A computed fold for a 1654-nucleotide part of an RNA from a Bacillota bacterium, annotated as large-subunit ribosomal RNA, half A. Model confidence (mean pLDDT): 82 of 100.

Context: one part of a larger RNA
C1' cells in the first nucleotide's frame, strides 16, 4: 500500500401498530341528583398499566352471541360454565377522599365539630347514617312590621378553536423621526350559544328613476377617496349569486280591581296608521309549539352472505403448468412467498326488549281580514338637535356614538337625501323578538391522500407531557423490528461468575444487546515495498516481484527520475502565519398563496372578438350550466369636450399625437423577473405585554436566642481637709462606655497557594469588630415603568445601567457566514450623475438572450475640416541677470532762502544691448487624437426593441501629469497592457514584467522569449576587441601615476624629465619690535652686489645662534618628457547581527563585457494526424412546411460575477408492461463527454421495475451548523488534607472481620435535638452497575423485619407580627382596602420519674413508685359566668446572698503483685429520681374595722378615704424523712448447643463488698439590691366577686372506671441536609472532664470517637 478474514457501529433497504392533512355524517357536552381534574384503595399471590369504589379487573335487570372464560401478563394454586359462563348493547345499583367543594379550619387529598337518631358502655368514650356554607328571587309562621323558616335558582370546569363586549402594546414600516404604520393586531377581562352577532327601515342611494329586512360570496376594484398627498391605507351603491321570514309591545278607547302609584284583560301596533263613528263578515289562510296520541324511518349489540382442485418447485404455496367456477361480491386485510373461489369481510338482505334522534299525521293551543267618514284623542323627552371637546366610520366637512353646557316639535309634526339653503324626493327615532344562508372543530362514526415512514411524521408508534432540570411560573429529551411457529437452546465440558466450547432446535442461529448490517475506529492473516532518508504525500514515466480479470494497451505493489505550496470563503491579492471544518454517517437553505411583467407552447379568432366568476349539477372528478364581470375593438386634449381625427391657435396655417392592424387580440399551462406576505436559510444586542420570584439578598415587623476571660476606673455617693458659703483637695465607696485587650461568633486588609480548584470565590497564615448603629434562629412584609438601599449603578434565587419564565415572533439586521448533480454557447465591471451617501442604494455605462434591420460597425488609405499640447519663443502677461543712457529720490556743495545751480564709490524708473525662465505667457507650433467623406480591405462587428443580470473595494506595470521630499510595495487623474476572470514557456523560487491565449488525444514537425561547460534540452561555436578587479555576481558624493582608445598643449641631441655629483653667497643680525628675534614669533619693507645660480628666504630645527634641506645653477647621463580635455572598461569609498546568502548551485580568465554572425534547444503557440462540439453556408433524405437527421467546407470552443441551452439521478403518480431468491449491502479489470448506466459473483430473506408522461420535502464537504457513533491528545493529568504487622474468611485480600501496635480529636472528630432528608435503620443473602483503586465490604442490590405514649412534641386552649375577610366602601372588568369574625408560634398555659429490656422503640414496651382529666357510685355540700376586678405581665447593664450540679482529696471496701504469712506499695470503687409531708438563710409581702360618687347592671371582689392591729402570707430542681436498699454497683463467673478443636454462644445467665466525711464551685437555679434610657408584647389560664340559679345542675372527698387524632426507625454532617459528587464549603439550639493557665486561650490527656476508599 493492495487483499482477505473478524470486531465496533449503526447507516441503507424493507415493514409499521403512531401521526399528519382533509371529506361526509352526529355531536358541540357537563357541573350542588357534587362537574372537569385527581389522591388513596380495590386482585389468592400484584410494582406499573387498564377498569372499578369499602357492592372496589367489580353487582342486577333486558337484550344479543353461542363455548369456553378469570384484563395487557406469563406462572401456580383455586374457580366458573348449554339452569348459557365470557364478551357486545341498553337501561339500573354501589360510587372512599380531594376538588366550586358548600358544617368549621386547613400546608388540596388532612383536622375539628354542631344538632338529630341509632349502635355501644353500669356510665363516660369509641362508632354509623343524615341535616348544617354564601348570594340572588319569590313565598312567607306564632305575630301587625320584622325575624324564624320554605321553594326555586346562581356558583365551577372547559376546545389554546369559533363569536360579542370592556381594556389595549411594542417590535416593525416609513430604509432617520414625531402625525402615520404594525393594529384596533397580540394580550388581559367579562359573558353567551351550537353557533354568535345582526335584522324587518326616521333605509339604500339615484337624479327625479329605482330598490326593498338582515347576513354570507363573486364582481364593482386596486376605482371613488384618504395621506409628512410621504411610507401606505382603501370603499360603497350598482350588477351575479348562497338563503329567505316575518312578527310583538307601549299610548289613544273599554271593562274589572286597586294601597289611587297603578295592575290586568279587551282593543290596536303603521305612514296615513289607530282610537271614535257608520256599514259589512263567522270563515280563510297559517304557525318559528310547551303537551297528548299514533304511524314511518334512522342510530345504539347482532346475523345471512356465492365460487377449487390437481401436478412441480420449496421449510412453507397464495407463486408456476393444467382442468374449472362465482360475481348486485375483482374494496381490504390476513393466512409460513404472490388467493375472486382458505378466514375475516365485500355487493346485496335481514334485525331491537330498552334506550334516543329526525320526520308526517289527529286532537289540542296560538295567530290572521274588508269599506267609508275625519271633528276630537293617540303614536315611546332631559330624548331628537345645537355649541365646545374627543372617538368611529376608506373619508376633514355628512352620518353614527359620546363627556360638559343648553335643550325641541307633537302628523298643518318630525328625520334624512356627504357642509350649508331651497325644491323634490325617501322614511316615522328615542320599546322589544326573529330560523336560513355564515365561522369554528376537543369529541364520536364511516372514510380519502401523486401527506410521513422511526434524525421523518404530534414533543410523544415504546407505561411522555415521563425521566431529567428549576424555589416557582416553566423548559423538557431518548428510546420500534428474532422466528412461520418459542420450536427461547434438554445434556455434557471449562469458569466463582459473566462468558465460552459442544450438543440440540430451526429454512437459516436469526441467539435474545437477536431483520439488513455501510462509513469512521480498532485488529488479525498475507502479497508487494522499506532501515543515508527530507515526503501537501500526487501525477507521468519506470526496472524488478506478485497474481490471473467483464480479454482490455490487464490487475496489485513500486527501487529511482521528472514535475509538483491542500479544499471553501473572502479578496486588488492566499500555500498562507487571514476564515472554517478531528474524522465518518444522517438531517440541513430561491419555496408557495394571490398579483403583475415578458418569452413559449396550445386553443380560439382575424368577416372582433376572446373569456367566465361565485354558485347549480355531479363521485371532494370530468364534462355541463352559469355573460355578472374583464380585455380587446379609436383617439386626442389639464378639462369640459370633439371623434378617423383631435390640441394648441385668430387661422379653413404650421406644429404635436394619432388614423385598420400581423411587433395582433384573448383565454389557459409552463418558465423567468417584480410586488405584498417571515420570501434562500442561520444569527442578535433590544422593545412591548401577561404571568412566576424577597427559601438567597436589601430594608421593615413580630418573637425568641448568643457574646470565655482578663484590663480601664466616669458619674454619683461616703468620710476628711478646705471655704463666709460654693469652689477645690485627698482617701474610700462605685461600676458607666457605639471603652481597652482578646477566644465563640460576624467580617474580609495582606502575602502565598489554588486558577481543567477539594470549592462556579476556597485554604494555610497573619488581620478588623467582638455589650453593640452587635450578631443569630424562626414566621411574615414590600416586586421590574417596580422594590430596597449608612449609597457601591449595590441587592432583587450563582441572572441586574433595569430579575426571571412565557408571548407579540420567523421582530429587524444596508452586517458576517452558508447556499448540495453534470456538460454545452458567451461573457463582465470595480467608471460617471445623485444620494444623512462613501463595506448600501438608483439611472446611466460595460454583460447574456430573443425579435427587427442588413453594412449602417472596423481596419487602411485620400481628401477636407477641428484644436493649441509637446516643443519652441519673449510678441504681449510676468519672472529675472549684466551693461549703456540715466528720470525721480536721497546725500554734498554753492548762491540763496519763493527757489534754483554743481558735484556723486547711493538708489535706479524708463528706453535700448546682449542672455534668460513660466501649470493658471504665446508672434509660433508638430506628433498623436478627433469629425466628415471618396475608395478599397474584412463570414468583423454595429444599430433599435424587449426579457434577465451582474459591476459602484480594484491591483501593479510603460508612458504624460497632479500631491509628496521630482520619497514610499503611498495617493490621485489620463492613456497603453496584464492580474482580476489566464493555464502554458522564461524571469532560480515570483497574481500585474518579457513571451504567448490551453476543445481532447499523439513516445511527431517549426519557432517565441529565453538560452546552449555541468545540475539542465541545446556551441566548451567563428571573428575581432575590452576586463585582471572573481568585476562579472549590489551603491553614491568623492578619490586614484590601474588600464584600453581619442584627442590638445609644453620642453626636448643647442641634451629635456628621473638620478647621482657639486654649489646654493654677499651688504646683513634688514629696520621695527623684543629678555632674546641672527632667512624661518609678529610687523614693515622686500632693495642691492658677486655670480654659472642662489628669496631680506620651501621646510625641519635652536632660548637666540648654530646645524640639514629647498627653489635655483653646472657636470655625469642619452631620446623622448610634462601636463590637460573627452571616452570604454576597471580600483578605493563598501560596516550587522543561526549559514556561505547580492551568479540558482558547482564551478568560470571565460563558462565576464562588447561588436559581428552561423547553427541548434526551448511554450498547452504554429503545424501534421485522428476525434468531439458550436455557429455559418452549400447539398441530399425525411416529415408535422419549419423542424430534425446526415456528409462536406469554412470559422470557433481559457474563463469568475452574470446570462442563455441541453441533459444525468432521487421520491411519488398514471398507463402500458415485465421481474422474483427483490431492494439494500460487499467486490469488480465494462460503457458513457459527464452526471452516470450495465453485467457477473458474494451477502441478504421479501419486494422491485423498463419505456412514455407527471408532481416535487429533489442531489452537501465546509454555515465556531444540528443529532449520533468514534478517533487523537494517552495508557498522559488526576484519584479531593493523615498508619503497620499477623491471623481469619474467600475462585480471589494492602482495602472485610479479628488481635496488637503505633498515631490523631477531645468548646470536638465526644453525646443530645431543631430544621431538612425519607426507610439511609436492623437482620440474612448478592456482588452486574454505583463506591474516584481493591472488595468476601458499604449509605450499593434482593428478600424479610423495624417505629407501641392521658403525662415527651403538636392538635382538641391562648393569642403576636401578618393573613383570610360575611356585611359595608371604592374600582372600566380582572380586582384592591376592611369591620365584626376567624386562621396564624418564633412566644403564653398544661399531668412522669428512677431502673431495666431489643438484632432494630422506648420519659412510649417492662418492674416500682408517682400525677392529671372525664364518668359512675357513694358520702357531704353554696355553687357560679362569655360580666367584672385582680393576676398572668416581661427592658438592659451591673453587683450581692443562698443552694445545687459539677470536679478534687478521702475514711471505707474490694482486686493484685512481692511473701511461709502479715505489714506496707499499686490498680479500681467510693451511687442514687419524680412525688409527698415537714421544714428554712436572706429578702419581699399586710390583717382587721368603718365610708364609698369609679370598675357601662351588681358586688361581699378591686380601686379611693380614714382609722386600728403586728403579725400574715409566699418561697429553690435548697435541707431532712419517706420513696428505696426493689435498684445500681468494682470484682467473680458458667452450661445446653455447635464447632473448622482456636473457639462461639458470652464477659450472657448467676453471685456481688463499699458505699462516708472534707474541699472548690458555676454563665445552670432562688432571692435581692443598685444604676441607666432606648421606658421594656397580646390572649387564654388562674384566682375573688357579683348577675344568675335553688337543685335536673355544679362542688369538695372516697372507690371504681374511661383517656382520642397525628409525630416517634435513622442521620442531623470532612458520607444520609444546602452546594450537579461519599465536594477541605455552609447550616440554629443544648452538655462542657482533668493537669497546667485568668480563661470555652494554647499544649498534653479522659469518657467517647477516629486512621479520612488507591
Nucleotide at each position: 500500500c493492495g487483499u482477505a478474514c473478524a470486531g465496533u457501529g449503526a447507516a441503507u433497504g424493507c415493514c409499521u401498530u403512531g401521526g399528519c392533512a382533509c371529506u361526509g355524517a352526529u355531536a358541540g357536552a357537563c357541573g350542588a341528583c357534587g362537574a372537569a381534574a385527581g389522591a388513596c384503595g380495590u386482585g389468592a399471590c400484584u410494582a406499573c398499566c387498564u377498569g372499578c369504589g369499602a357492592u372496589a379487573a367489580g353487582c342486577g335487570g333486558c337484550g344479543g352471541c353461542g363455548a369456553g372464560c378469570u384484563g395487557g401478563a406469563a406462572g401456580u394454586g383455586a374457580g366458573c360454565u348449554u339452569u348459557g359462563a365470557c364478551c357486545c348493547g341498553u337501561c339500573g345499583a354501589u360510587c372512599u377522599c380531594u376538588g366550586a367543594a358548600u358544617g368549621g379550619g386547613g400546608a388540596a387529598a388532612c383536622c375539628c365539630a354542631a344538632u338529630g337518631c341509632a349502635a355501644g358502655u353500669a356510665a363516660c368514650a369509641u362508632u354509623g347514617c343524615a341535616u348544617u356554607a354564601u348570594c340572588g328571587a319569590g313565598c312567607g309562621a306564632u305575630u301587625u312590621c320584622a325575624u324564624c323558616g320554605u321553594u326555586c335558582g346562581a356558583a365551577g370546569g372547559a376546545a389554546u378553536a369559533c363569536c360579542u363586549g370592556g381594556g389595549g402594546a411594542a417590535u416593525u414600516g416609513a430604509a432617520a423621526c414625531a402625525u402615520c404604520u404594525u393594529a384596533g393586531u397580540a394580550c388581559c377581562c367579562a359573558g353567551a350559544g351550537g353557533a354568535a352577532a345582526a335584522g324587518a327601515a326616521a333605509g339604500a342611494u339615484a337624479a327625479c328613476a329605482u330598490c326593498c329586512a338582515u347576513u354570507c360570496c363573486g364582481u364593482a376594484a386596486g376605482u371613488a377617496g384618504c395621506g409628512g398627498c410621504g411610507a401606505g391605507c382603501g370603499a360603497a351603491a350598482g350588477c351575479g349569486g348562497a338563503g329567505g321570514a316575518g312578527c310583538c309591545c307601549a299610548a289613544a278607547c273599554c271593562a274589572c280591581c286597586u294601597u289611587c302609584g297603578g295592575g290586568u284583560g279587551g282593543g290596536g301596533u303603521u305612514u296615513c296608521g289607530g282610537a271614535c263613528c257608520g256599514c259589512g263578515a263567522u270563515g280563510u289562510g297559517g304557525g318559528a309549539u310547551a303537551g297528548u296520541u299514533u304511524c314511518g324511518u334512522g342510530c345504539c349489540a347482532u346475523u345471512c352472505g356465492a365460487a377449487a382442485g390437481g401436478c412441480c418447485u420449496g421449510g412453507g404455496a397464495a407463486g408456476g403448468c393444467c382442468u374449472g367456477c362465482c360475481a348486485u361480491a375483482g374494496a381490504a386485510g390476513g393466512u409460513g412467498a404472490a388467493a375472486g373461489c382458505c378466514c375475516u369481510g365485500u355487493a346485496g338482505g335481514a334485525g331491537a326488549a330498552a334506550g334516543u334522534g329526525c320526520g308526517g299525521a289527529a286532537c289540542a293551543c296560538c295567530c290572521u281580514a274588508g269599506c267609508g267618514g275625519u271633528a276630537u284623542c293617540c303614536a315611546a323627552a332631559g330624548u331628537a338637535c345645537g355649541a365646545c371637546g374627543g372617538g368611529u366610520c376608506a373619508a376633514a366637512u355628512a352620518u353614527c356614538c359620546u363627556g360638559u353646557c343648553g335643550g325641541a316639535a307633537g302628523a298643518c309634526g318630525c328625520g334624512c337625501c356627504g357642509a350649508c339653503c331651497a325644491u323634490g324626493g325617501c322614511g316615522c327615532a328615542a320599546g322589544g323578538c326573529u330560523a336560513a344562508a355564515u365561522a369554528c372543530u376537543a369529541a364520536u362514526c364511516a372514510g380519502u391522500g401523486a401527506c410521513c415512514g422511526a434524525u421523518a411524521g404530534u414533543g410523544a408508534a415504546c407505561c411522555a407531557g415521563u425521566a431529567c432540570c428549576g424555589u416557582g411560573a416553566g423548559g423538557g429529551a431518548a428510546a420500534g423490528g428474532u422466528g412461520a411457529a418459542a420450536a427461547g437452546a434438554a445434556c455434557c465440558c471449562c469458569g466463582g461468575g459473566a462468558g465460552g466450547g459442544g450438543a440440540g432446535u430451526g429454512a437459516a442461529a436469526a441467539g435474545a444487546c437477536u431483520c439488513u448490517g455501510a462509513a469512521a475506529c480498532u485488529g488479525u492473516a498475507u502479497g508487494c515495498u522499506u532501515a543515508c532518508a527530507a515526503u501537501a504525500a500526487g501525477u507521468c514515466a519506470a526496472a524488478g516481484g506478485g497474481c490471473a480479470u467483464u480479454a482490455a494497451a490487464g490487475c496489485c505493489u513500486g527501487a529511482u527520475g521528472a514535475c509538483g505550496u491542500g479544499c471553501c470563503u473572502a479578496u486588488u491579492g492566499a500555500a498562507g502565519a487571514a476564515u472554517g471544518a478531528g474524522c465518518c454517517g444522517g438531517c440541513g437553505a430561491g419555496u408557495c398563496a394571490c398579483g403583475u411583467u415578458u418569452g413559449c407552447a396550445u386553443g380560439u379568432c382575424u368577416u372582433a372578438g376572446g373569456u367566465u366568476a361565485a354558485g347549480c349539477c355531479g363521485a371532494a372528478g370530468a364534462a355541463g350550466c352559469g355573460g355578472a364581470g374583464c380585455c380587446g375593438u379609436a383617439g386626442c386634449g389639464a378639462a369640459a369636450g370633439c371623434a378617423a381625427g383631435u390640441c394648441u391657435g385668430a387661422a379653413u396655417a404650421g406644429g404635436g399625437c394619432g388614423u385598420u392592424a400581423a411587433u395582433g387580440a384573448u383565454a389557459u399551462g409552463c418558465a423567468u423577473g417584480c410586488g405584498u406576505g417571515g420570501a434562500c436559510c442561520c444569527g442578535a444586542a433590544g422593545c412591548c405585554c401577561g404571568a412566576c420570584g424577597a427559601u438567597c439578598u436589601a430594608c421593615c415587623c413580630a418573637u425568641g436566642a448568643g457574646c470565655a476571660g482578663g484590663c480601664u476606673g466616669a458619674a454619683a455617693g461616703a468620710a476628711g481637709g478646705g471655704u463666709a458659703a460654693c469652689a477645690c483637695c485627698u482617701u474610700c465607696c462605685g461600676g458607666a462606655g457605639g471603652g481597652c485587650c482578646g477566644a465563640a461568633c460576624c467580617g474580609a486588609c495582606g502575602u502565598u497557594c489554588g486558577u481543567u480548584g477539594a470549592a462556579a470565590u476556597g485554604a494555610c497564615c497573619g488581620c478588623g469588630g467582638a455589650u453593640g448603629a452587635c450578631u443569630u434562629g424562626u414566621g411574615g412584609g414590600u416586586a421590574g415603568u417596580g422594590g430596597a438601599g449608612a449609597a457601591a449603578u449595590u441587592c432583587c434565587a450563582a441572572u441586574c445601567g433595569a430579575g426571571u419564565c412565557g408571548g407579540g415572533g420567523g421582530a429587524u439586521a444596508g452586517c458576517u457566514g452558508g447556499u448540495u448533480c453534470u456538460c454545452c454557447c458567451c461573457g463582465a465591471a470595480a467608471u460617471a450623475a445623485c444620494u444623512u451617501u462613501u463595506c448600501g442604494g438608483c439611472u446611466a455605462g460595460c454583460g447574456u438572450c430573443u425579435g427587427u434591420c442588413g453594412u449602417u460597425u472596423c481596419c487602411g488609405u485620400g481628401u477636407g475640416g477641428a484644436g493649441g499640447u509637446a516643443g519652441a519663443g519673449c510678441a504681449c502677461u510676468g519672472a529675472a541677470u549684466g551693461c549703456c543712457u540715466g528720470a525721480u529720490g536721497g546725500g554734498g556743495u554753492c548762491c540763496u532762502c519763493u527757489g534754483g545751480g554743481c558735484c556723486u564709490a547711493c538708489u535706479g524708473a524708463a528706453c535700448g544691448c546682449a542672455a534668460u525662465c513660466a501649470a493658471a505667457c504665446u508672434c509660433c507650433g508638430a506628433a498623436u487624437u478627433c469629425c466628415a467623406u471618396g475608395c478599397g480591405g474584412c463570414c468583423a462587428a454595429g444599430a433599435c426593441a424587449g426579457g434577465c443580470a451582474g459591476u459602484c473595494a480594484g491591483a501593479c506595470u510603460g508612458u504624460g501629469g497632479g500631491a509628496g521630499a521630482u520619497a514610499a510595495g503611498u495617493u490621485c487623474c489620463a492613456u497603453g497592457g496584464u492580474c482580476a476572470a489566464a493555464a502554458g514557456g522564461g524571469a532560480a523560487a515570483c497574481a500585474g514584467c518579457c513571451c504567448a491565449g490551453a476543445c481532447c488525444g499523439u513516445c511527431a514537425a517549426a519557432u517565441a522569449a529565453g538560452g546552449u561547460c555541468c545540475c539542465a534540452a541545446a556551441a566548451u561555436c567563428u571573428a575581432c576587441g575590452c576586463u585582471a578587479a572573481g568585476u562579472g555576481u549590489u551603491a553614491a558624493a568623492g578619490g586614484a601615476a590601474g588600464u584600453g582608445g581619442a584627442g590638445a598643449u609644453a620642453c626636448u641631441c643647442a641634451g629635456a624629465c628621473a638620478a647621482c655629483u657639486a654649489g646654493g653667497a654677499u651688504g646683513u643680525u634688514g629696520a621695527c619690535u623684543c629678555a632674546g628675534a641672527a632667512g624661518c614669533a609678529g610687523c614693515c619693507a622686500u632693495c642691492a652686489u658677486u655670480u654659472a645660480a642662489a628669496g631680506a628666504g620651501u621646510g625641519c630645527g635652536u632660548a637666540a645662534c648654530a646645524g640639514c634641506u629647498c627653489a635655483c645653477u653646472a657636470g655625469u647621463c642619452g631620446a623622448g618628457u610634462g601636463c590637460c580635455u573627452c571616452u570604454g572598461c576597471a580600483c578605493c569609498g563598501a560596516c550587522g547581527a543561526u549559514u556561505u546568502a547580492u551568479c540558482g548551485g558547482g564551478g568560470c580568465u571565460a563558462a565576464g563585457c562588447g561588436u559581428a554572425g552561423u547553427a541548434c534547444c526551448g511554450a498547452a503557440u504554429u503545424u501534421a494526424c485522428g476525434g468531439a462540439u458550436u455557429c455559418u453556408g452549400u447539398g441530399u433524405a425525411g416529415u408535422u412546411u419549419a423542424c430534425u437527421a446526415c456528409c462536406c467546407a469554412g470559422a470557433g470552443u481559457g474563463g469568475u460575477a452574470g446570462g442563455g441551452g441541453a441533459g444525468c439521478g432521487u421520491u411519488c403518480c398514471a398507463u402500458c408492461g415485465g421481474c422474483g431468491g427483490a431492494a439494500g449491502c460487499c467486490a469488480u479489470a465494462c460503457c458513457g463527454u459527464g452526471a452516470g448506466g450495465a453485467g457477473u459473483g458474494g451477502u441478504g430473506g421479501a419486494g422491485c421495475u423498463u419505456a412514455u408522461g407527471g408532481a416535487a420535502g429533489u442531489g452537501a464537504g465546509u454555515a465556531u451548523g444540528c443529532c449520533g457513533g468514534u478517533g487523537u491528545a494517552a495508557g498522559u493529568a488526576a484519584c479531593g488534607a493523615u498508619a503497620u504487622g499477623g491471623g481469619g474468611u474467600g475462585a480471589g485480600a494492602a482495602u472485610c472481620c479479628c488481635c496488637a501496635u503505633c498515631a490523631c480529636c477531645a468548646u470536638u472528630a465526644g453525646a443530645c435535638u431543631a430544621a431538612g432528608g425519607u426507610u439511609u435503620c436492623c437482620u440474612g443473602g448478592g456482588g452486574a452497575a454505583g463506591g474516584g483503586u481493591c472488595g468476601u465490604c458499604c449509605u450499593c442490590c434482593c428478600a424479610g423485619g423495624g417505629u407501641u405514649a392521658g403525662g415527651c412534641g403538636g392538635g382538641u386552649c391562648c393569642u403576636a407580627a401578618g393573613u383570610c375577610c360575611a356585611g359595608g366602601c371604592c374600582g372600566a372588568a380582572a380586582g384592591g382596602c376592611g369591620u365584626a369574625g376567624g386562621c396564624g408560634a418564633u412566644g403564653g398555659a398544661u399531668a412522669g420519674c428512677a431502673g431495666g429490656u431489643u438484632g432494630a422503640u422506648a420519659u412510649u414496651c417492662c418492674u416500682g413508685c408517682c400525677c392529671c382529666c372525664g364518668c359512675a357510685u357513694g358520702c357531704a355540700u353554696g355553687c357560679g359566668a362569655u360580666g367584672u376586678a385582680g393576676u398572668g405581665a416581661c427592658a438592659g447593664a451591673u453587683c450581692u446572698g443562698g443552694a445545687u450540679a459539677g470536679c478534687g482529696a478521702u475514711a471505707c471496701c474490694c482486686c493484685u503483685u512481692a511473701u511461709c504469712g502479715g505489714a506496707u506499695u499499686g490498680a479500681g470503687g467510693g451511687c442514687c429520681a419524680a412525688g409527698c409531708g415537714c421544714u428554712u438563710u436572706g429578702g419581699c409581702u399586710g390583717g382587721c374595722c368603718g365610708g364609698c360618687a369609679g370598675g357601662c347592671a351588681a358586688a361581699u371582689c378591686c380601686a379611693c378615704c380614714g382609722g386600728u392591729c403586728a403579725a400574715u402570707g409566699u418561697g429553690a430542681g435548697g435541707g431532712c424523712g419517706c420513696g428505696a436498699g426493689u435498684g445500681c454497683g468494682a470484682g467473680c463467673g458458667a452450661a445446653c448447643g455447635g464447632u473448622u478443636c482456636g473457639c462461639c454462644u458470652a464477659g450472657u445467665a448467676g453471685c456481688g463488698a463499699a458505699g462516708u466525711u472534707c474541699g472548690c464551685g458555676a454563665u445552670g437555679c432562688c432571692a435581692g439590691g443598685u444604676c441607666u434610657c432606648g421606658a421594656g408584647a397580646a390572649a387564654a389560664g388562674c384566682u375573688g366577686c357579683u348577675a344568675g340559679c335553688u337543685u335536673a345542675a355544679g362542688u369538695g372527698c372516697a372507690u371504681g372506671u374511661g383517656g382520642c387524632c397525628c409525630g416517634u426507625a435513622c442521620c442531623g454532617a470532612g458520607a444520609a441536609c444546602g452546594g450537579a459528587c461519599a465536594c477541605a464549603c455552609g447550616u440554629g439550639g443544648u452538655c462542657a472532664a482533668g493537669g497546667a493557665g485568668a480563661g470555652u486561650a494554647u499544649c498534653c490527656u479522659a469518657a467517647g470517637g477516629u486512621g479520612a476508599g488507591c